Source information: The RNA shown here (small-subunit ribosomal RNA) has 1471 nucleotides and comes from an uncultured Paracoccaceae bacterium.

RNA sequence: AGAGUUUGAUCAUGGCUCAGAACGAACGCUGGCGGCAGGCCUAACACAUGCAAGUCGAACGGGAUCUUCGGAUCUAGUGGCGGACGGGUUAGUAACGCGUGGGAACGUACCCUUUUCUACGGAAUAGCCUCGGGAAACUGAGAGUAAUACCGUAUACGCCCUUCGGGGGAAAGAUUUAUCGGAGAAGGAUCGGCCCGCGUAAGAUUAGAUAGUUGGUGGGGUAAUGGCCUACCAAGUCUACGAUCUUUAGCUGGUUUGAGAGGAUGAUCAGCAGCACUGGGACUGAGACACGGCCCAGACUCCUACGGGAGGCAGCAGUGGGGAAUCUUAGACAAUGGGGGAAACCCUGAUCUAGCCAUGCCGCGUGAGUGACGAAGGCCUUAGGGUCGUAAAGCUCUUUCGCUGGGGAAGAUAAUGACUGUACCCAGUAAAGAAACCCCGGCUAACUCCGUGCCAGCAGCCGCGGUAAUACGGAGGGGGUUAGCGUUGUUCGGAAUUACUGGGCGUAAAGCGCGCGUAGGCGGACUGGAAAGUUGGGGGUGAAAUCCCGGGGCUCAACCCCGGAACGGCCUCCAAAACUAUCAGUCUAGAGUUCGAGAGAGGUGAGUGGAAUUCCGAGUGUAGAGGUGAAAUUCGUAGAUAUUCGGAGGAACACCAGUGGCGAAGGCGGCUCACUGGCUCGAUACUGACGCUGAGGUGCGAAAGCGUGGGGAGCAAACAGGAUUAGAUACCCUGGUAGUCCACGCCGUAAACGAUGAAUGCCAGUCGUCAGAGGGCUUGCCCUUUGGUGACACACCUAACGGAUUAAGCAUUCCGCCUGGGGAGUACGGUCGCAAGAUUAAAACUCAAAGGAAUUGACGGGGGCCCGCACAAGCGGUGGAGCAUGUGGUUUAAUUCGAAGCAACGCGCAGAACCUUACCAACCUUUGACAUCCUGUGCUAACCCGAGAGAUCGGGCGUUCACUUCGGUGACGCAGUGACAGGUGCUGCAUGGCUGUCGUCAGCUCGUGUCGUGAGAUGUUCGGUUAAGUCCGGCAACGAGCGCAACCCUCGUGUUUAGUUGCUAACAGUUCGGCUGAGAACUCUAAACAGACUGCCUACGCAAGUAGGAGGAAGGUGAGGACGACGUCAAGUCAUCAUGGCCCUUACGUCCAGGGCUACACACGUGCUACAAUGGGAUAUACAAAGAGCGGCAAUACGGUGACGUGGAGCAAAUCUUAUAAAAUAUCUCCCAGUUCGGAUUGUAGUCUGCAACUCGACUACAUGAAGUUGGAAUCGCUAGUAAUCGUAGAUCAGCUAUGCUACGGUGAAUACGUUCCCGGGUCUUGUACUCACCGCCCGUCACACCAUGGGAGUCGAACUCAUUCGAAGCGGGGAUGCUAAAAUAGCUACCUUCCACAGUGGAUUUGGCGACUGGGGUGAAGUCGUAACAAGGUAACCGUAGGAGAACCUGCGGUUGGAUCACCUCCUUA
Repeated sequence: AGAGUUUGAUCAUGGCUCAGAACGAACGCUGGCGGCAGGCCUAACACAUGCAAGUCGAACGGGAUCUUCGGAUCUAGUGGCGGACGGGUUAGUAACGCGUGGGAACGUACCCUUUUCUACGGAAUAGCCUCGGGAAACUGAGAGUAAUACCGUAUACGCCCUUCGGGGGAAAGAUUUAUCGGAGAAGGAUCGGCCCGCGUAAGAUUAGAUAGUUGGUGGGGUAAUGGCCUACCAAGUCUACGAUCUUUAGCUGGUUUGAGAGGAUGAUCAGCAGCACUGGGACUGAGACACGGCCCAGACUCCUACGGGAGGCAGCAGUGGGGAAUCUUAGACAAUGGGGGAAACCCUGAUCUAGCCAUGCCGCGUGAGUGACGAAGGCCUUAGGGUCGUAAAGCUCUUUCGCUGGGGAAGAUAAUGACUGUACCCAGUAAAGAAACCCCGGCUAACUCCGUGCCAGCAGCCGCGGUAAUACGGAGGGGGUUAGCGUUGUUCGGAAUUACUGGGCGUAAAGCGCGCGUAGGCGGACUGGAAAGUUGGGGGUGAAAUCCCGGGGCUCAACCCCGGAACGGCCUCCAAAACUAUCAGUCUAGAGUUCGAGAGAGGUGAGUGGAAUUCCGAGUGUAGAGGUGAAAUUCGUAGAUAUUCGGAGGAACACCAGUGGCGAAGGCGGCUCACUGGCUCGAUACUGACGCUGAGGUGCGAAAGCGUGGGGAGCAAACAGGAUUAGAUACCCUGGUAGUCCACGCCGUAAACGAUGAAUGCCAGUCGUCAGAGGGCUUGCCCUUUGGUGACACACCUAACGGAUUAAGCAUUCCGCCUGGGGAGUACGGUCGCAAGAUUAAAACUCAAAGGAAUUGACGGGGGCCCGCACAAGCGGUGGAGCAUGUGGUUUAAUUCGAAGCAACGCGCAGAACCUUACCAACCUUUGACAUCCUGUGCUAACCCGAGAGAUCGGGCGUUCACUUCGGUGACGCAGUGACAGGUGCUGCAUGGCUGUCGUCAGCUCGUGUCGUGAGAUGUUCGGUUAAGUCCGGCAACGAGCGCAACCCUCGUGUUUAGUUGCUAACAGUUCGGCUGAGAACUCUAAACAGACUGCCUACGCAAGUAGGAGGAAGGUGAGGACGACGUCAAGUCAUCAUGGCCCUUACGUCCAGGGCUACACACGUGCUACAAUGGGAUAUACAAAGAGCGGCAAUACGGUGACGUGGAGCAAAUCUUAUAAAAUAUCUCCCAGUUCGGAUUGUAGUCUGCAACUCGACUACAUGAAGUUGGAAUCGCUAGUAAUCGUAGAUCAGCUAUGCUACGGUGAAUACGUUCCCGGGUCUUGUACUCACCGCCCGUCACACCAUGGGAGUCGAACUCAUUCGAAGCGGGGAUGCUAAAAUAGCUACCUUCCACAGUGGAUUUGGCGACUGGGGUGAAGUCGUAACAAGGUAACCGUAGGAGAACCUGCGGUUGGAUCACCUCCUUA
């Protein structure tokens, strides 16, 4: 000191979370020792038992015991002092209670100092004795007695009262030579009472409170001031600087955290206060309204003989209870203190100690050295090794702590030691007795294996887990801390996240809608006075302890002791006078006044004008009008619409009109008049700070809405109808009421916006425009200046966008407001309102985000440009029929599996009768049909017979081979054993490889540089051009790579070379066939080369290039192919193959025969054949290319109508064969019909292949002769040797379902104006709430579950208050005819009475619990209905208001841009 988390990525805003420290803690696991501390935070709940306050015989009489007879000891009672301290606790208390600093009108036992006195008398009373009452507690009567108990008299230096004459008031002795006491007075000290300034919680959803209340006078009372109390008088007093009320709370020194300022807290220790079962009260006393005293009332507990009594642990232990949770019914007065006493001494649960507890802090230990075979074992492994790991073992040492034994302090000044045989020291003992806990995905140090499979579970936040989990559980290893470690809870910190130090408000949360103005805050220049703030110095105080610094003591430390500093404060004295405040005086720069001009939709009232709409009357006129995307509702033959004239009425003011004007804002627009507010400019004089802001307050305040009365033309919520639609409570249309208008009165809100409060000063410019003033001249321009209103742009600011003298810049003053999203601007309460509602304004609960700006992409029913058989223009099809084939569906024992929009469907399959075959039902088999290793053996194979559907089983026949070092080894077969084989089983969402697709589309990137905080941008955009990111030009870019193109193959022209099996021009022969000789010219074959480059010309152009032309076989890529960038689709394939993981192993493997993949109501795709005359049939005749062939192609010949058969020349092929090419051409026939079209279907008979054609082959012949007469909506292919049409060949293959596929040639068209539209693509730009990227996102009702909450008839409490009734104890007042020994102007008392606690009754207020029912809200992987918002979101959205509607919402009125697109206007910049 920071980090994680919103996003695809970025910056900023903003919350949530973490790392730190602390604790009177608790819980989980674990636990060796010692020191020092701490230990009911909850029930101020109830308490058994013991102890916690007594002492004095030197105050007194008596009693008892002992006695050495001197006396001593003990003692109930009277009396004195002390029980007001010490100890506990925090309920109450928001207060002079506490803290701090002052003050005057007081008291103070014991203590100190000074001074005076201590004289003379008297009457009682307890104890004790006698007699009683009572269970007890206790108590009555009588007799008699003492005092330092009580009373009187005398005296009075001080003292008190006074009318200044006077009056009043004391005492106590004890003891026996020395003290202790007693009384009065004065002073001191100590302690206490009282008063005051300042400080000390929250809430305004508590705004008014108060009658002894505030003050005065008289009186009373107190130690003392005082309404403290009382009578009378006055009407005050407190309060926005927060009274009163409500809630919470003991306060402080301190503690804790923090850099500090602050925040939180108030255990232990210390100071103060309050309390003592709850409430009230006084008595005694120096002191109390009294914790271990009294009286009364109440609740509770206990005793009781039922008549009455007793009690108060918030003292120390302890018990129960509560609780997550907090100790021994210990020892001692040895020390330090306290009470009593003359003292000895007694008492002391204060205190000092010990016990329990890891509760905390501190210290120590659990061993040290050496030790590689890197042991065993565990874990991992790429199988080699690595790691635990010098770790262990082993060897050599040590003994802290512990244990055992011995010695043994200080605390104690003379004595006295609970602790305690303690601390400490010495000796012995043996490595011996002593390690755990948490974590290992990131934050955050630390990684692998196995198990599990969105399960179990983890989690502080983000998030892990759906078969390869470093995140769950276990293990190995590692990291951290250590007698502890984690978790939970709480506080501060980080959090500048309440910001004084130290934040913000255009768009993230946040400027009141706008003025005026009160209190308050702030305020121009100069001089002087005083000295409140301020500054300097001094004094007092700020308790001790704590913190800090320096020393010292326990072996160290914690801890303790000493000294210092500090304690930011308060009070007071002296001084200074700059600044602020104050007082006095002066000034003019702020502000205002006066005079002269000026502009203006500023406001109010009255009047008035024309255009237009509608309606009414009349004329002309006739069938439609109106309305829409298209229609209909509607109006019209009863005369509409249209047109002309006249009239009525209401509302609004075109053009001018302008980022023009005015106003504080809302807002203001025909014209005229009246009244009136503000502003600007110029000029002079005057006033002399009169100013700025502004909590409350008050006024104004669009639209909608409300009340009363008018008015009502148009428009138009609601409403009605017509359309649209799946629906249409909407958008569109036809109507239409409130309302819109006026007057008066309310409401008080808007995207009331510049989303930007007001005021003042300062800080570059340029260009417009409005209202003025001044100057210059060239008189229509320039310059200067003031005040408005705009655009661009520098510095500067900003997260960026942007702002930029009209600031969002630099500063000052004042006000308002914000503190995560939702819940919610909601509930409750208050105020206002006729109502609608406005204003003020929460919480529970819930989420980890919500939101801003900008970036990349994607998308848009956004825009621009461009391309493509994309459309258009054409040709031919499909969709209708029959058949073939594939798919779906259905069926089935099985109809194996895969492929699924384009990019599955004549696809995998270039060929299912068996085989294939993976499927089904049976029958077998188990180291296996196939591979390797081991052991044994030396066989077998083939053949024959039998059983069986076969596999297979049984029997027979039969009796290996090669090499050799002769030991054996290898091949092969059989048998056995286990490792293993095997799997077309699963996962293409674990994969490799291969493939499809966008797409042969022109794109996709990088390096360096530059720009930007950054993601990113630039380059790659722009202007041209191209098939092309092809090239050129320009440019903060310059280059480069993968793609494009080219290089490769085929075809098209030519040349060269070569000349058989191919060719034959010339020559010769000929059986007339290139057949032979011969030739190498031609064709052809197949190798090399040439050729085309916009090279040349013209035009245009800066260029690239384009258009035309020439030449050329070919011209602008010559034609066709191969070739497929970065990537997308978790695209396809585990069934081609390979492969991880999982699964099966007498079966999901293997073998076998049969069946199935060929089923068939139906639906779809792809094809073939047709529907005919551009044709069918018959006869004749011509012209290819490219292939294939030995288990083959097969000629010639013969047989058969034919498929084919017989037989077989030739040919492993430029040689032979397949092999007649067909359309075409020529002639004949048919004559428009279900036909001489069409050929399905079926019957019969055959041929061929094959072990075998039943399911289930092809072909042939004869016979049969179905549908079909050109095909609905829709849809496909094709731009030239193409479409169309015609045949030929091949692969697979025994045969074939091929009409398929792949090749080959023959004949051979039409059309393209063009890019508006459909589809797809590229590029630029724009909007976005999308980024899984529009198949996106997302809103509301309804239904279900859960959660918290508002209302709620009421009901149950609690607190407080008012009135009233009763009135205990008690103080006060009165008070006897009653009582009293002394004395008297005496005292006491029954009784009466004021006040008054508890209690009762009635009322008000506040608050809490429950509550049928009810309202909305929140949350919840896969519910329903729609699609409101985000793109122009398909009707732009949103704000306010009103109405309506299942719901999101719709509509009206006014407003905003936080709306896209196109056009226009204005302005700015550059050239």
Model confidence (mean pLDDT): 84 of 100. The RNAcentral record of the sequence draws on ENA.